[in-house]
RNA sequence: UUGUUAUUAAGAAAGGCAGAGGGAAUAGACCCGUCGAAGCCUUAGCAACCCUUUAUUCUAUAAAGAAGGUGCUACAUUCUACCAUUUUUUGGAAAGAUAACAC
Numbered sequence: 001u002u003g004u005u006a007u008u009a010a011g012a013a014a015g016g017c018a019g020a021g022g023g024a025a026u027a028g029a030c031c032c033g034u035c036g037a038a039g040c041c042u043u044a045g046c047a048a049c050c051c052u053u054u055a056u057u058c059u060a061u062a063a064a065g066a067a068g069g070u071g072c073u074a075c076a077u078u079c080u081a082c083c084a085u086u087u088u089u090u091g092g093a094a095a096g097a098u099a100a101c102a103c
Base pairs, nucleotide, nucleotide: 002102003101004100005099006098007097008096013043014042015041016040017039021032022031023030026081027080028079029078044073045072046071049069050068051065052064053063054062055061056060077095082092083091084090
């Protein structure tokens, strides 16, 4: 980098450096930001994918846990865009993100 599978309306912030942008990309909308954005660092936290323990009907399922590897800690992945639909609401897809595995 690519592929497969799973998840994607839950949850969880303070400090330091920095100094104007940011919410993935395009368009529109709506927001956040000098009462300090992005980025980097520290600490803390959330979650439970990998993981640990136990039980069982053991290629799995359930319960408990959090030492380690990731991830995350404004707004639904901020919303819409494509398809279907009872027509503006619901469902699905695509794309993106994260994890595990494979190449």

SAM riboswitch aptamer (S box leader) from Leptobacterium flavescens, 103 nucleotides, folded computationally. It matches the Rfam family "SAM riboswitch aptamer (S box leader)". Gene Ontology term of the family: regulation of gene expression. The coordinates come from a structure-prediction model, not an experiment, and the mean pLDDT is 83.